RNA sequence: GCAAACAGGGGCGCUGGCUUUGGCUGGCUGAGACUUUCCGCAAGGGAAGAACCCUUUGAACCUGACUCGGAUAAUGCCGCCGCAGGGAGCAAAGCGAAUCU
Repeated sequence: GCAAACAGGGGCGCUGGCUUUGGCUGGCUGAGACUUUCCGCAAGGGAAGAACCCUUUGAACCUGACUCGGAUAAUGCCGCCGCAGGGAGCAAAGCGAAUCU
């Protein structure tokens, strides 16, 4: 300097077509937008699991924000916001380099 395991945090968006309205099948961005199940007329919401990302050296993620500017079929798609405010490890097997003995 890197880092397994263990522990923990987080989000899961936009949209086309078909449909027997249970779903099926495509597209965009991305690390990720998945599976199961419950509630609901529906839109949608809750729970569990997996993967992925992040863990104070903290822009993973949340608030600001139905903000602002620019693009797009559309969307946090891009940028500003942001030396703004929050936010989850008192740890670490092991591996490597340099220096000294």
Predicted 3D model of a 101-nucleotide RNA (TPP riboswitch aptamer (THI element)) from a Verrucomicrobiota bacterium.
Lineage of the source: Bacteria > Pseudomonadati > Verrucomicrobiota.
The sequence was found by an Rfam model in a public genome assembly.
It matches the Rfam family "TPP riboswitch aptamer (THI element)". About the family: Vitamin B(1) in its active form thiamin pyrophosphate (TPP) is an essential coenzyme that is synthesised by coupling of pyrimidine and thiazole moieties in bacteria. The previously detected thiamin-regulatory element, thi box was extended, resulting in a new, highly conserved RNA secondary structure, the THI element, which is widely distributed in eubacteria and also occurs in some archaea. Analysis of operon structures identified a large number of new candidate thiamin-regulated genes, mostly transporters, in various prokaryotic organisms. The THI element is a riboswitch that directly binds to TPP to regulate gene expression through a variety of mechanisms in archaea, bacteria and eukaryotes. through a variety of mechanisms in archaea, bacteria and eukaryotes. Tandem TPP riboswitches have been reported where both TPP riboswitches respond independently to TPP. The structure of TPP riboswitch has been reported for Escherichia coli and Arabidopsis thaliana.
Model confidence (mean pLDDT): 78 of 100.